Bacterial large signal recognition particle RNA from Lagierella sp. ICN-221743, 265 nucleotides, folded computationally. The model forms 93% of the base pairs in the Rfam consensus. It is recorded under the gene name ffs. Model confidence (mean pLDDT): 76 of 100. Rfam family: Bacterial large signal recognition particle RNA. Rfam classes the family as a non-coding RNA gene.
Parts: sequence; C1' cells; structure tokens
RNA sequence: AUGCACUAGACGGGGAACUAGCGAUGCCCUGAACCUGCAAUCGCUACAGCAGGGUCGAAUUCCCGGCCCCGGCUUUUUACAAUUUAAGUCAGCCUUAUGCAAGUGGUGUUGACAAGUGGGUCUUACGCAAUAGAAACCUAUGAACCUGGUCAGAUCGGGAACGAAGCAGCCAUAAGUAGUCAUUUUUAUGUGCCGUAAGGUAGCCUAUUUCGAGCUAACUACAUUAGUAACGUUAAAGGGUGAGAAGUCAAAGCCGGGAGUGUGC
Repeated sequence: AUGCACUAGACGGGGAACUAGCGAUGCCCUGAACCUGCAAUCGCUACAGCAGGGUCGAAUUCCCGGCCCCGGCUUUUUACAAUUUAAGUCAGCCUUAUGCAAGUGGUGUUGACAAGUGGGUCUUACGCAAUAGAAACCUAUGAACCUGGUCAGAUCGGGAACGAAGCAGCCAUAAGUAGUCAUUUUUAUGUGCCGUAAGGUAGCCUAUUUCGAGCUAACUACAUUAGUAACGUUAAAGGGUGAGAAGUCAAAGCCGGGAGUGUGC
C1' cells in the first nucleotide's frame, strides 16, 4: 500500500409549548429519511424512549469546529385600528340663560320711544242680583180608645116628660208626612261685563295730550354663563396587527480537521 472479517457509530434533524429534566404524542420549520411491537390511566433517568430484528460501516454516509442561514423564541422602539376607563378645569357638536344690535325679519309719520292726565285691573264698606239651604204661607193627607163638633143604633138615670155619658160613621184638626215653590223672612258664597262711596296706584290694559324717529329681539353672527362623556377631542390601561433594532436557539447547505481492532498477501 492492498484484500478479508469485525467494532465504535449511523440509518434524519431542529424550534416553541408541555415536563424537575429527557423522550413520545399534538403544532411549526427543514426536506425525503430501515422494519415490527408497546406507550395519556404515558415511557425513561443524564452517553436519557423501551424490546426485538435488518442494512451500511471506518467513509461522498461517522465525530468535532467554523461559515451561512430557513424557521422559532425573548426584550425593546415606533405606527395603526379597535376595546375599556376617565376628563366639560377640552375653543368641536348639542342644549339652557343673559347681553349686544352687525345682518335677516317684525313694527312705526294712519305717529315709535319717553313723559303727563282720566278710566279699568287692586283693597274696604254698603246695596242690588244670582245660586244653594232653612223657616213661614198655601195644597193634600193625617187619631181603634187616651183631640173637637155632630153623634144613628145601643147603654144609664127617671113613673113620665126628659136628662147624661158616648162607640161606629161623617166633618174638622194637632204633631207628623208629601208636594207647590208664586210670595215673605233668614243664613251662606271658589257667584256677578252690576251700582254707590272711600282708598290705593309698582306693573299691565285702554282713551287722550305733548314731543317727533325710532322701537323690538324671532333667526344668523359675536360675547358671557350653566349643562352634556352619545359623537368628536385629550389622557391612560391591557391585548392585536405591521415595521425596525438587539439578543438567543437553530434545520438544510458549504469549508476545515479527526477517525479504531484482528488477520492474509
């Protein structure tokens, strides 16, 4: 140097999650990679699936390091939209009140505003009326006996003439009941285009006089004031999405290095 037979080893790996940790199951990335059985009531214990079988085998296939980087994870910055909460001590929107009189309107020389005068509205007293109640008056009715008159019959007294009391009936009437409500008296009043007298008069209404050109504030504008958390605005919170930065793990790929034993020639 080379042939043969072995051995270590390999026959996929990784991320997040789970877990004391590892594996497995489920998710994702890489990309093509032996078979069978078992494993959620899970299996195992640091050279970390377990049990059995097969293939390759010291190399393009194994081990180590580096580069590159799919993908994942963590932290942080920033933007956006939504959610929730708060704020009227947020100039928006909306509402309340006041002012002003620039604009629109209304009103005014058929006389505005202002001022004066009379009356009304207001208060007190009286009157009248209205309404309601009560009483009187009037009408009707109204008593087995204990109301009146007349009292048939009957009764009593008397020799008789006659007398006496008196039921029913009839008539009248008391208390009472019902009605009329025309009249009278009286009481009351959320009654009155009513009258008389006195008072009061800030405002309003009305009539009139003087003056002679404004007055009003409905709408817009403006100013002030009070409210309003639905919307807008502002602030905060925790998530979401996108972009950026830092860190970390890292598949596939590339590069470099390492790599055993026996025996024949």